[in-house]
RNA sequence: GGGCGAAUGGCGUAACCGGCAGACGCACAGGACUUAAAAUCCUGUGGCCAGAAAUGGCCGUGCGGGUUCAAGUCCCGCUUCGCCCA
Numbered sequence: 001g002g003g004c005g006a007a008u009g010g011c012g013u014a015a016c017c018g019g020c021a022g023a024c025g026c027a028c029a030g031g032a033c034u035u036a037a038a039a040u041c042c043u044g045u046g047g048c049c050a051g052a053a054a055u056g057g058c059c060g061u062g063c064g065g066g067u068u069c070a071a072g073u074c075c076c077g078c079u080u081c082g083c084c085c086a
Stems, first nucleotide, its partner, number of pairs: 001085007010026003019069001027045006046059005062078005
């Protein structure tokens, strides 16, 4: 240099033929149980802003563009990593 593949919360990851992003698990937080803990069970958990709260709004799938009513998914360029070829 050329070819192929990958990049998604704190972590591992899912998402059909383009249609509510993060199902499920781990971890963590709060609660129940316990004399206390462990285990177990219940609830919650992407970010920012507003709010006393309930809740509401905006943003978010490596980065920048494009197509589309609608993009993690399709197209173009780029970055990083892995494998193969030279």
The RNA shown here (transfer RNA) has 86 nucleotides and comes from Candidatus Kuenenia stuttgartensis.
Taxonomically the source falls in Candidatus Kuenenia (Bacteria, Pseudomonadati, Candidatus Brocadiales, Candidatus Brocadiaceae).
Its Rfam family is "tRNA". Rfam classes the family as a transfer RNA.